[in-house]
Molecule: small-subunit ribosomal RNA
Organism: uncultured prokaryote
RNA sequence: UCAGAACGAACGCUGGCGGCGUGCCUAACACAUGCAAGUCGAACGGUAACAGGUCCUUCGGGACGCUGACGAGUGGCGCACGGGUGAGUAACGCGUGGAUAUCUGCCUAUUAGUGGGGGACAACUACAGGAAACUGUAGCUAAUACCGCAUAAUCUCUACGGAGGAAAGCAGGGGACCUUUCGGGGCCUUGCGCUGAUAGAUGAGUCCGCGUCUGAUUAGCUAGUUGGUGGGGUAAAAGCCUACCAAGGCGAUGAUCAGUAACUGGUUUGAGAGGAUGAUCAGUCACACUGGAACUGAGACACGGUCCAGACUCCUACGGGAGGCAGCAGUGGGGAAUAUUGCACAAUGGGGGAAACCCUGAUGCAGCGACGCCGCGUGCGGGAAGAAGGCCUUCGGGUUGUAAACCGCUUUCAAUUGGGAAGAAGAGAUGAGCACUAAUAUUGCUCUGAUUUGACGGUACCUUUAGAAGAAGCACCGGCUAAUUUCGUGCCAGCAGCCGCGGUAAUACGAAAGGUGCAAGCGUUGUUCGGAUUUACUGGGCGUAAAGAGAUCGUAGGUGGUUUUAUUAAGUCGGAUGUGAAAUCCCGGGGCUCAACCCCGGAACUGCAUUCGAUACUGAUAGGCUAGAGUUUGGGAGGGGUAAGCGGAAUUCCGUGUGUAGCAGUGAAAUGCGUAGAUAUACGGAGGAACACCUGAGGCGAAGGCGGCUUACUGGACCAAUACUGACACUGAGGAUCGAAAGCGUGGGUAGCAAACAGGAUUAGAUACCCUGGUAGUCCACGCCCUAAACGAUGUCAACUAGCCGUUUGAGAGUUUACCUCUUGUGUAUCGAAGCUAACGCGGUAAGUUGACCGCCUGGGGAGUACGCUCGCAAGAUUAAAACUCAAAGGAAUAGACGGGGACCCGCACAAGUGGUGGAGCAUGUGGUUUAAUUCGAAAAUACGCGAAGAACCUUACCUAGCCUUGACAUAUGUUAGAACACACCAGAGAUAGAGAAGUGCCUUCGGGAGCUAAUUUACAGGUGCUGCACGGCUGUCGUCAGCUCGUGUCGUGAGAUGUUGGGUUAAGUCCCGCAACGAGCGCAACCCUCGUGUCUAGUUACUAACAGUUCGGCUGAGGACUCUAGACAGACUGCCUUCGUAAGGAGGAGGAAGGUGAGGACGACGUCAAGUCAUCAUGGCCCUUACGGCUAGGGCAACACACGUGCUACAAUGGCCGGUACAGAGGGCUGCAAACUUGCGAGAGUAAGCUAAUCCCUUAAAGCCGGUCCUAGUCCGGAUUGGAGUCUGCACCUCGACUCCAUGAAGCUGGAAUCGCUAGUAAUCGCGGAUCAGAAUGCCGCGGUGAAUUCGUUCCCGGGCCUU
Repeated sequence: UCAGAACGAACGCUGGCGGCGUGCCUAACACAUGCAAGUCGAACGGUAACAGGUCCUUCGGGACGCUGACGAGUGGCGCACGGGUGAGUAACGCGUGGAUAUCUGCCUAUUAGUGGGGGACAACUACAGGAAACUGUAGCUAAUACCGCAUAAUCUCUACGGAGGAAAGCAGGGGACCUUUCGGGGCCUUGCGCUGAUAGAUGAGUCCGCGUCUGAUUAGCUAGUUGGUGGGGUAAAAGCCUACCAAGGCGAUGAUCAGUAACUGGUUUGAGAGGAUGAUCAGUCACACUGGAACUGAGACACGGUCCAGACUCCUACGGGAGGCAGCAGUGGGGAAUAUUGCACAAUGGGGGAAACCCUGAUGCAGCGACGCCGCGUGCGGGAAGAAGGCCUUCGGGUUGUAAACCGCUUUCAAUUGGGAAGAAGAGAUGAGCACUAAUAUUGCUCUGAUUUGACGGUACCUUUAGAAGAAGCACCGGCUAAUUUCGUGCCAGCAGCCGCGGUAAUACGAAAGGUGCAAGCGUUGUUCGGAUUUACUGGGCGUAAAGAGAUCGUAGGUGGUUUUAUUAAGUCGGAUGUGAAAUCCCGGGGCUCAACCCCGGAACUGCAUUCGAUACUGAUAGGCUAGAGUUUGGGAGGGGUAAGCGGAAUUCCGUGUGUAGCAGUGAAAUGCGUAGAUAUACGGAGGAACACCUGAGGCGAAGGCGGCUUACUGGACCAAUACUGACACUGAGGAUCGAAAGCGUGGGUAGCAAACAGGAUUAGAUACCCUGGUAGUCCACGCCCUAAACGAUGUCAACUAGCCGUUUGAGAGUUUACCUCUUGUGUAUCGAAGCUAACGCGGUAAGUUGACCGCCUGGGGAGUACGCUCGCAAGAUUAAAACUCAAAGGAAUAGACGGGGACCCGCACAAGUGGUGGAGCAUGUGGUUUAAUUCGAAAAUACGCGAAGAACCUUACCUAGCCUUGACAUAUGUUAGAACACACCAGAGAUAGAGAAGUGCCUUCGGGAGCUAAUUUACAGGUGCUGCACGGCUGUCGUCAGCUCGUGUCGUGAGAUGUUGGGUUAAGUCCCGCAACGAGCGCAACCCUCGUGUCUAGUUACUAACAGUUCGGCUGAGGACUCUAGACAGACUGCCUUCGUAAGGAGGAGGAAGGUGAGGACGACGUCAAGUCAUCAUGGCCCUUACGGCUAGGGCAACACACGUGCUACAAUGGCCGGUACAGAGGGCUGCAAACUUGCGAGAGUAAGCUAAUCCCUUAAAGCCGGUCCUAGUCCGGAUUGGAGUCUGCACCUCGACUCCAUGAAGCUGGAAUCGCUAGUAAUCGCGGAUCAGAAUGCCGCGGUGAAUUCGUUCCCGGGCCUU
């Protein structure tokens, strides 16, 4: 970091249907418009409107409240419910459990009443004011409006005598009686009301225990504050209010303050414990434009009431007025974002009413949105020629894929036709019964039941018809993580949750094909939990990773000995009761076709409270005990502390003497001191600081720390043995004290040392290291500071858990009496068992096993910083963040590499020698420059006389010009013609073109065929074009260095280790010994080749001792002895001797041709340098195809201001030149080597013997030796350069060959800094040969001749090996 789950979501792409849910999380921002609370005429006066009726009428109409009804008004009830929102609130606000000093309209029950009067005010009328809203004055009037009187309580008050103290009627019906203004009323009765009281129910008020976010960088808060008394006040307790009195109350278990937040049931996640959250639904609270206030009322300090103030909006005639969507819709605005100005009161519920009924944006429904959950569909079966197309391909094929086409079948959903529930219960004319009653009125109740009530609704559901017909996308495919290929791109474009992809072969970007996952959705973003035991209650840590306060004392707190006794019952355990709303979750049933969803029942709600029990443990109370702790007696040890005094050595300074030129200092110097006498030396004096030796992983102290000696005072630990107290103990937040060095203040002191500072050096610089000086300071007294790697990086206390060995200081025992041994304490060390630990390590002095308490940690940086508080004289200390930024930071261990780390060893590595290079001229290669081209590659070592063992043409790859296009070359195919081949002519620079002549072979079944040539066709050829960073092969280098590994075992959690390290030895991981290793492989060595000695065999072309001959030449005969040739053997192994050593081995010696690897070569481990080579060859990919291919001619690769590398020749006398003269080896030769002879000064030429080679030729080797000359000079050195004349090769020497002769005669007189090779037949020097090659070496590869010097040694430079850090 991701995989999981969730969401009131948003965004992107896509979108068939239905059900059930759900939808302003932002501006408690502002609101147009409509609706959301009315109802009652059965309380009242009445009649504005409508309808009916009656009367009047001039037919226009008017009158009458008479009836149904009813605007406005009086009155009653409601408007405190329902609905919205979450601003405020950290609170008795909420949750839970209790309590009571209280109220409660409508409702229920009980009880007692409901008697009799009065006066007003609206409406209305008239007048008046005002723009309006509205208001004023006068007059009339009713009531269930208002006010008295009477009466009343188990009501209230009371001084206990008493006092106060209510009401309302309305509607229906009615037999007798009374009354009347004839309308009615009294009276009786029924129903509904009204008043007082009691009780209930419901609802509300108040109080209390417990729970309820963050911050201490908020530590003190409080004055009505806390309590009391009197008074007031409330429905009700109370500082709720007031007066007086007292001085309390709250707080580290976090008061006060600040920030944030409505709370809960629940929701979500999680194994759980927890965490996050508080949409919809439900309970509570709070709010209603902002702030304040009360009124009315049972209930409000009131969302659609009032008043005041404020902001805003609107109207206005400018005087004044009106308003409050956080009700339902809707608008603007804000925003990533959230719906219709819908239908209905049919159902459920609410208000009013006697009721009918009215009202109800509550509610029931519909609309919009894939916003969520659930369900369904987009077809099913057959179908291989495995179609076409696409994609890939090793070109064979594979895949898409039974997928499609095609055949058969079905019709859910949508469309269409027709039918069609449930949600309806009620209301109610009529009729019947019962009850009330004097009553067959009325009314109520129970039946009956004409009639009647559906917004949804074109409903659900059923059915008809047609046809596979109308219905699939999104993300991903490098790992985590299921699923891969091609093309494009080329660190670009882009991707990305983390790691990370992309720089020409991208499974990671973009596209395609294919695949995987989910699916009407799929992805992305955001948020929450999970994973995260990464805050750890369950369930973590602190020696070194973050983390033990510097130490001690001690308060609160936490914890606490005992087989003891008793009491209690707070914790603890058990039972019961109450409560824990419903919904949700879970379980069991049931209803929608299933599911989501809904209904019923159960369980659960882990909690709280009350009560009854239990008493082991903890607690509490009371009493014992002695093992913890402490006290007492006697001892010994100690740099424990404080104060005073004393001492010697040394440094410095001063004085005096002696004495003279230096001293001091350093890597080397200089500054400094000194002739004014230093340093040195002798004596004397002064002063300050520190205490050598003893001194020790030894002692003491809580830590810091403590060291000369003596005295005084004083703290602690330890040992031995008794007695006493009786848990008095441990830890310890705050707090207090101590606390190195440096630093600060005041006053002293100051020898040495020494920040700062000065000077001298060093250095690129040197504000340093080094040197000469030197002030604070270091010292003392008093007072601050309070920090350190204050470390054992390890808190304190207690218990338990193998040993060995040292040391300090006590006590005891033993004998052999000693420098003895043993036992037992207290300290302090080194190892080490078990155990622990990531490892390192710790290990009775634990980092082991446990208990008690405290402190501290939670990724790195920012930062122990800022700000704030506290402390401080200051310096600063303590406490202590955030923004931002990174994907790490860190620990321990491992393997390598590196080090101006260490130990050991080797090498021409240095040193010791020798000869060069670097300077000159030339040759050659490279760079650079130039050019049409100067083809390409190689680049420190490990490119540069390299590829190239040889560029005039060719080579040749480059440039210019002219040509060819199946091609110069390969294979295949069809057709035509012809054998092939060879010859000569003309044009042209040539390639090429034209024209000519010549000519027929092989096989045959006579058809033809094989092979070859030419033309044409198609596949293809061709490329020294790119990539050596796609590759094979080959090569260089470390390095001929001695290393590199494996199997098994063992050790380690692991990476890894061991072996391979160690002690020796060697050229060597060579060998020996030892060893948790034992073996093995690749390397080393040996086996191979050459050289060095000998033997045997063989004897030509080689050889020649003896014999013979000779032209004097092994020439000939002859010989097989010698040399030699070339085959086989022998020989060398530290084998022998002496000596050292355990051994391996070393040193010396003998013998031997050779001696310790005899000399040289070939041979190059695992690997390193993306070393070199695509231009030797081979090859993937890319690129060109009338050209980036092919042919030809000419040019170029050879240029030339310059720079570098490698060489040659020199600069001369150890030489040059001239003459004479001697001795090799190894090679080559038929397109060849060429003798001899002739000729030329010569290079050569002519002619030509021999040789396919131990036969002939190249082939006279040179330096050397002998003799002569030159005489130190730019020369008789040196030979460049140039002129002339030639030779040779070759089609051809102009660009551009080699050589010869004559002439010319440059630089150069031994080479700066620097740098290279070489250890013996080597360096140096001298010549000879070969490959390539027509010709063309100073290069390369070989060969022999002559033939040195030096190595003390491993300090240093370079490279390497091994061990260690």